[in-house]
RNA sequence: AGUGGACCGGAGGAUCGCGGCGCCGCAAGGCGUCGAGGAAAGUCCGAACUCUCACGGGCAGCAGGCUGGCUAACGGCCAGGCGCGGUGACGCGACGGAAAGUGCAACAGAGAAGAGACCGCCGAUCGCCUCGAUGCCGCAAGGCUGACAGGAGGAGGCAAGGGUGAAACGGUGCGGUAAGAGCGCACCGCGCCCCGCGUGAGCGUGGGCGGCACGGCAAACCCCCUGCGGAGCAAGACCAAAUAGGGAAGUCAUGGAGCCGCCCGUCUCCGUUAUGAGCUUCCGGGUAGGUUGCUUGACCACCGCGGCAACGCGUGUGGCAGACGAAUGAUCUUCACCCGACGCUUCGGCGAAGGGAACAGAAUUCGGCUUACAGGUCCACUCCA
Numbered sequence: 001a002g003u004g005g006a007c008c009g010g011a012g013g014a015u016c017g018c019g020g021c022g023c024c025g026c027a028a029g030g031c032g033u034c035g036a037g038g039a040a041a042g043u044c045c046g047a048a049c050u051c052u053c054a055c056g057g058g059c060a061g062c063a064g065g066c067u068g069g070c071u072a073a074c075g076g077c078c079a080g081g082c083g084c085g086g087u088g089a090c091g092c093g094a095c096g097g098a099a100a101g102u103g104c105a106a107c108a109g110a111g112a113a114g115a116g117a118c119c120g121c122c123g124a125u126c127g128c129c130u131c132g133a134u135g136c137c138g139c140a141a142g143g144c145u146g147a148c149a150g151g152a153g154g155a156g157g158c159a160a161g162g163g164u165g166a167a168a169c170g171g172u173g174c175g176g177u178a179a180g181a182g183c184g185c186a187c188c189g190c191g192c193c194c195c196g197c198g199u200g201a202g203c204g205u206g207g208g209c210g211g212c213a214c215g216g217c218a219a220a221c222c223c224c225c226u227g228c229g230g231a232g233c234a235a236g237a238c239c240a241a242a243u244a245g246g247g248a249a250g251u252c253a254u255g256g257a258g259c260c261g262c263c264c265g266u267c268u269c270c271g272u273u274a275u276g277a278g279c280u281u282c283c284g285g286g287u288a289g290g291u292u293g294c295u296u297g298a299c300c301a302c303c304g305c306g307g308c309a310a311c312g313c314g315u316g317u318g319g320c321a322g323a324c325g326a327a328u329g330a331u332c333u334u335c336a337c338c339c340g341a342c343g344c345u346u347c348g349g350c351g352a353a354g355g356g357a358a359c360a361g362a363a364u365u366c367g368g369c370u371u372a373c374a375g376g377u378c379c380a381c382u383c384c385a
Base pairs, nucleotide, nucleotide: 001382002381003380004379005378006377007376008375010335011334012333013332014331015330016329018035019034020033021032022031023030024029037359041370042369044368045367046366047365048364049232050231051230052229061228062227063226064225065224066080067079068078069077070076081095082093083092084091085090096223097222101221102220103217104216118162119161120158121157122156125155126153128151129150130149135144136143137142170188171187172186173185174184175183189212190210191209192208193207194206195204196203197202236292237291238290239289246283247282248281249280250279251278252276253275254274255270256269257268258267299319300318301317302316303314304313305312306311337356338355339354342351343350344349
């Protein structure tokens, strides 16, 4: 200067107050005891528990996806492999399948998958032009021939170099060639097979074969493997008012009959069915309210043993709140921590008014993950001087 991990999250006292439990008290109340977190948070995963479904299976959909292990389970944890980053300690990774199929690749670029030629390189082979070795003819002048070399060009060849792009169909070197090219060779890389090591993912400066066929994207559809029904403690269970409403029985009224020449009233009898804001009794459901679920459980810490570890085992020791207008607080004081006007100083420090002190807060319960956090402590390791 860093990397990884573990931990603390103020302490003591006084006064007043709040919730649970126990004891005392007729009661009011009193006494004792216990009373938030590392994340109680987000509600993102996995479970327990409860209701729902007569039972079972599947499709669709969603989620997961290197290997081995741990676990009740997990998308979590531990150990390892591979890839990428870092000098390093170490960090990060949706890390199955692209020689099943379908598809995608903007812009740029000649070309984006059995590809391609813009610039460029070549132009051996083809004729043309220049030069003109050599040879032939000729007495001579000269004529014919036209190798090698050079030039412009075309058919064409090439993919080394340039250029485009996120990506251009192995890399370096030597040979080779007209120029080039796995065209040939060596090394590296790659693929397949065998051997060795490893439980395995894989690994090997082991052996052989193959000039390289098989580019990328599956957080594109898809294929393969694995898992999942839904709703949630406002789940659910029990007790149960007042008022209104539902059902049953009785009663009453409306009704019918008798008495009568007729009508009305009264009285007596019947009352099965129908009607009813009537009355009485009973029944059942729900609401308010109360009880329960509810806090001792796959629990946590330490110790011992096993394991690299996660973790497991133990007749070891200790610990664990339960509210529901929702308790766990407020004030004062002392000490500790941080800052510190100012003062003193032998310049090493000393004193000190005052101020600061995070994130947050149980709500059925566990196992994880993620996120927030003033200030501080410890351990291991790395790099540089």
This is a predicted structure of a 385-nucleotide RNA (Bacterial RNase P class A) from a soil metagenome. Its mean pLDDT, the model's own confidence on a scale to 100, is 77.